[in-house]
Annotation
Small-subunit ribosomal RNA, 3' major domain from a Pseudobdellovibrionaceae bacterium, 475 nucleotides, folded computationally. It was read from a public genome assembly. The prediction has a mean pLDDT of 84. Taxonomically the source falls in Pseudobdellovibrionaceae (Bacteria, Bdellovibrionota, Bdellovibrionia, Bdellovibrionales). It matches the Rfam family "Bacterial small subunit ribosomal RNA".

Context: one part of a larger RNA
RNA sequence: UGACGGGGGCCCGCACAAGCGGUGGAGCAUGUGGUUUAAUUCGAUGCAACGCGAAGAACCUUACCUAGGCUUGACAUGUACUGGAAGACUGGCAGAAAUGUCGUCGCCCGCAAGGGUCGGUACACAGGUGCUGCAUGGCUGUCGUCAGCUCGUGUCGUGAGAUGUUGGGUUAAGUCCCGCAACGAGCGCAACCCCUGCAUUUAGUUGCCAGCAUUAAGUUGGGCACUCUAGAUGGACUGCCGGUGUUAAACCGGAGGAAGGUGGGGAUGACGUCAAGUCCUCAUGGCCCUUAUGCCUAGGGCUACACACGUGCUACAAUGGUAGUCACAAACUGAAGCGAAGUCGCAAGAUGGAGCAAAUCGGAUAAAAGCUAUCUAAGUUCGGAUUGGUCUCUGCAACUCGAGACCAUGAAGUUGGAAUCGCUAGUAAUCGCGGAUCAGAACGCCGCGGUGAAUACGUUCCCGGGCCUUGUACA
Numbered sequence: 001u002g003a004c005g006g007g008g009g010c011c012c013g014c015a016c017a018a019g020c021g022g023u024g025g026a027g028c029a030u031g032u033g034g035u036u037u038a039a040u041u042c043g044a045u046g047c048a049a050c051g052c053g054a055a056g057a058a059c060c061u062u063a064c065c066u067a068g069g070c071u072u073g074a075c076a077u078g079u080a081c082u083g084g085a086a087g088a089c090u091g092g093c094a095g096a097a098a099u100g101u102c103g104u105c106g107c108c109c110g111c112a113a114g115g116g117u118c119g120g121u122a123c124a125c126a127g128g129u130g131c132u133g134c135a136u137g138g139c140u141g142u143c144g145u146c147a148g149c150u151c152g153u154g155u156c157g158u159g160a161g162a163u164g165u166u167g168g169g170u171u172a173a174g175u176c177c178c179g180c181a182a183c184g185a186g187c188g189c190a191a192c193c194c195c196u197g198c199a200u201u202u203a204g205u206u207g208c209c210a211g212c213a214u215u216a217a218g219u220u221g222g223g224c225a226c227u228c229u230a231g232a233u234g235g236a237c238u239g240c241c242g243g244u245g246u247u248a249a250a251c252c253g254g255a256g257g258a259a260g261g262u263g264g265g266g267a268u269g270a271c272g273u274c275a276a277g278u279c280c281u282c283a284u285g286g287c288c289c290u291u292a293u294g295c296c297u298a299g300g301g302c303u304a305c306a307c308a309c310g311u312g313c314u315a316c317a318a319u320g321g322u323a324g325u326c327a328c329a330a331a332c333u334g335a336a337g338c339g340a341a342g343u344c345g346c347a348a349g350a351u352g353g354a355g356c357a358a359a360u361c362g363g364a365u366a367a368a369a370g371c372u373a374u375c376u377a378a379g380u381u382c383g384g385a386u387u388g389g390u391c392u393c394u395g396c397a398a399c400u401c402g403a404g405a406c407c408a409u410g411a412a413g414u415u416g417g418a419a420u421c422g423c424u425a426g427u428a429a430u431c432g433c434g435g436a437u438c439a440g441a442a443c444g445c446c447g448c449g450g451u452g453a454a455u456a457c458g459u460u461c462c463c464g465g466g467c468c469u470u471g472u473a474c475a
Base pairs, nucleotide, nucleotide: 001475002474003472004471005470007469008468009467010466011465012464013463015459016458019423020422021421022420023419026314027313028312029311030310031309032308033307034305035304042053043052064300065299066298067297068296069295070294073125077124078123079122080121081120082119083118084117087105088104089103091102092101093100094099108115109114127289128288130287131286132285136283137282138278139277140276141274143272148187149186150185151184152183153182154163155162156161167178168177169176193266194265195264196263198234199233200232201231202230203229204228207224208223209222212221213220237260240254241253242252243251244250316416320375321374322373323372324371325370332363333362334361337356338355342351343350344349382413387408388407389406390405391404392403393402429451430450431449432448433447434446435445
């Protein structure tokens, strides 16, 4: 100087407390461990691994296994020799295919030297998701959006080092003020950026409709007031008033205001820590393989199942289920695409093909809510697992191993032990909608809006963190 303490002081955080809803019990989905297996590819492992890499394993992917094949190779550059342009047939035969073989057609430019291109042979080499993340770059997680981490000069100390950065206040903040052997400065904080909340202005189609006409309909004429869209500008700064305070910084209350003291949300992550994670994104040192640890192909596996754990979904019902009726969104997406009306089917869906590169057309009916009826406490008109049957769709192909529809079946489950998680406001809870990936395949992920709470006395305690101080046989 640090680190540590079941030392002390001050302070903060959904850390506790106060509340609301969950997990832990059930069924299913998904990841992991374990076991099994020819293989169940690999990685991630307290917080910070476990719906993680994977924004999507039937083939492909695919790295694994079995079998069949190839050896200058699936891919790149070059040299030598050699042959032919390239190539085509939805050709025949063998085969699971890869591939092999046979046949038919075709025959580059240049006078030449040669050039270009394709194949063969030989050689340099290719190739490796093989090992080492404890050889590395890059990227990322975490402490933590915590308020810290340092430097120059000066001063003090033999020196390590100290001071500044400590102290008194204050703040979300090393934020600001005052003091002070310090005076300044840098990286962080804040602000500058984006979205959202108010207004003005510009613009008025594909958007809108107050008044006029018109229609089944903003449908059309007309209009751009209003809504909206998207560019610019204004607006909030403790600016104003009162009080407290050291005449300070600031805090408390108030006015005005759409908004008030960081208005709300996002992006933004200092010096560093964990030899944290990643050699399987990529790059790369070293090592290793080279008729194989490389490459091609078919089938299988990654989907196994006495079991254990994590994360979710659906429930156990009446604040509900069922049937009917009836409103109100936002955001997004569409050409190898979205696909309307109409028709058929109980339905999944089929047919159809209008319109649309989309404020114009389509996906597209939002659902919970409201209203009416019924069920009457029951393993039920709750719950929907499982299984049987018949179908639909995608796709060469749904057996291993897809999603969906209908009929039948109707399991566990009556609110969950010890324990444990999230959340402070348009939040929790609850309801639906969209997108990426994607042929198909979400209860996951990323977004969008609808309805919309309760509680916070307080900081004694648990956990994590910041500052000062103290002890130490630790570095």